Notes: This is a predicted structure of a 365-nucleotide RNA (Bacterial RNase P class A) from uncultured Citreimonas sp. Lineage of the source: Bacteria > Pseudomonadati > Pseudomonadota > Roseobacteraceae > Citreimonas. The coordinates come from a structure-prediction model, not an experiment, and the mean pLDDT is 77. Rfam family: Bacterial RNase P class A. Gene Ontology terms of the family: tRNA processing, ribonuclease P activity and dimeric ribonuclease P complex. The literature on the family includes a 1999 paper in Nucleic Acids Res by Brown, "The Ribonuclease P Database". Rfam's curators write: Ribonuclease P (RNase P) is a ubiquitous endoribonuclease, found in archaea, bacteria and eukarya as well as chloroplasts and mitochondria. Rfam classes the family as a ribozyme.

RNA sequence: GAAGGCCGGGCGGCCGCUGUGCUUGCGCAGAGGAAAGUCCGGACUCGAUGAAGCACUGGCGCCGGGUAACGCCCGGGCAGGGUAACCUGACGGAAAGCGCCACAGAAAAAAGACCGCCCGUUUUCGGACGGGUCAGGGUGAAACGGUGGGGUAAGAGCCCACCGGGGGGCUGGCAACAGCGCCCGCACGGCAAGCCCCGCCAGGAGCAAUGCCGAAUAGGGAUCGCGCGCCGCUUUGUGCGGCAGGGCCGCUUCAGCCCCGGCGAUCCGGGUUGGCAGCACGAGCCGUCCGGCAACGGGCGGCCCAGAGGAAUGGUCGCCUGAGGGCGUUCGCGCCCAAGAACAGAAUCCGGCUUACAGGCCUUC
Numbered sequence: 001g002a003a004g005g006c007c008g009g010g011c012g013g014c015c016g017c018u019g020u021g022c023u024u025g026c027g028c029a030g031a032g033g034a035a036a037g038u039c040c041g042g043a044c045u046c047g048a049u050g051a052a053g054c055a056c057u058g059g060c061g062c063c064g065g066g067u068a069a070c071g072c073c074c075g076g077g078c079a080g081g082g083u084a085a086c087c088u089g090a091c092g093g094a095a096a097g098c099g100c101c102a103c104a105g106a107a108a109a110a111a112g113a114c115c116g117c118c119c120g121u122u123u124u125c126g127g128a129c130g131g132g133u134c135a136g137g138g139u140g141a142a143a144c145g146g147u148g149g150g151g152u153a154a155g156a157g158c159c160c161a162c163c164g165g166g167g168g169g170c171u172g173g174c175a176a177c178a179g180c181g182c183c184c185g186c187a188c189g190g191c192a193a194g195c196c197c198c199g200c201c202a203g204g205a206g207c208a209a210u211g212c213c214g215a216a217u218a219g220g221g222a223u224c225g226c227g228c229g230c231c232g233c234u235u236u237g238u239g240c241g242g243c244a245g246g247g248c249c250g251c252u253u254c255a256g257c258c259c260c261g262g263c264g265a266u267c268c269g270g271g272u273u274g275g276c277a278g279c280a281c282g283a284g285c286c287g288u289c290c291g292g293c294a295a296c297g298g299g300c301g302g303c304c305c306a307g308a309g310g311a312a313u314g315g316u317c318g319c320c321u322g323a324g325g326g327c328g329u330u331c332g333c334g335c336c337c338a339a340g341a342a343c344a345g346a347a348u349c350c351g352g353c354u355u356a357c358a359g360g361c362c363u364u365c
Base pairs, nucleotide, nucleotide: 001365002364003363004362005361006360007359009320010319011318012317013316014315015314017030018029019028020027021026022025032343036354037353039352040351041350042349043348044206045205046204049255050254051253052252053251054250056203057202058201059200060199061198062076063075064074065073066072077091078089079088080087081086092197093196097195098194099191100190101189114137115136116133117132118131119130120129121128122127145163146162147161148160149159150158164186165184166183167182169180170179171178172177210277211276212275213274220268221267222266223265224264225263226262228261229243230242231241232240233239245259246258247257248256284303285302286301287300288299289298290297291296324337325336326335327334328333
């Protein structure tokens, strides 16, 4: 210098708070690594809508693996940075199409001659005109392959070698990709963090979800069944057949659901404050063994570990450790004061990410 991990005051007395157990005045338990931001992913719950296809919208995007899942994690590839350990990554497609590329510059994408160079004509000898040339100059973030040689009037992949690029093959790898021959003189500038294309995933509301109990007061309320209608036939039977209401997923199909009004049947409940549940046994924690490079998975054994609800987890005292501060110093250290030494703080739960953090410790390179 680089990478990773852990801790983040300790012990005790007294008085309280929340939960819980019982023998009812005693025992036991009681914030975090981020409880935070609410940014992703889930569990769970609800609803007159579920499935398939298509469309739309949003997200993700090298490859393989892990996981309940992920935008997370692990391993690998490629690219960039660093002397190195190592770090960083919106890292699919620009050969489907559209669009854009400021300023400068001659020219910004099937291009183009400003200066220069070369050839020709002409000349008042300064130059002018026509043609060739992208090698050189100059502009730019970027100039239509690079370096060297040959070649040429001057030049140019015009030709050659190497490098780069493209196509195809072989080898290694599950793959991303890498290596090595062959062919092609080069066709394909950049931007997808502009539209778009391709692949994958998702779609509402969120624990103030939601379910149950429930006095006074008021007087209706709940559940179930029938779409109740129209048309035709008619043997006139409350018969048969056909079509059919308004809504609920963006569309279609299939399947299904709801009912403002009406009719019939059955029943007595509904609801505010409040109470209970959801809500603490879980993708759980600890130890150990096995598989795996790892993330992680599996076996065995042990443990129960906050649960409030305007919201407990506090106050005080003593001792210890001492970041820090002060004094002295013979620079070795000694003495004194010191937890008023960080960030912060559960609110349905879990997996991540991000952000904040005094100080201390450990491992590897």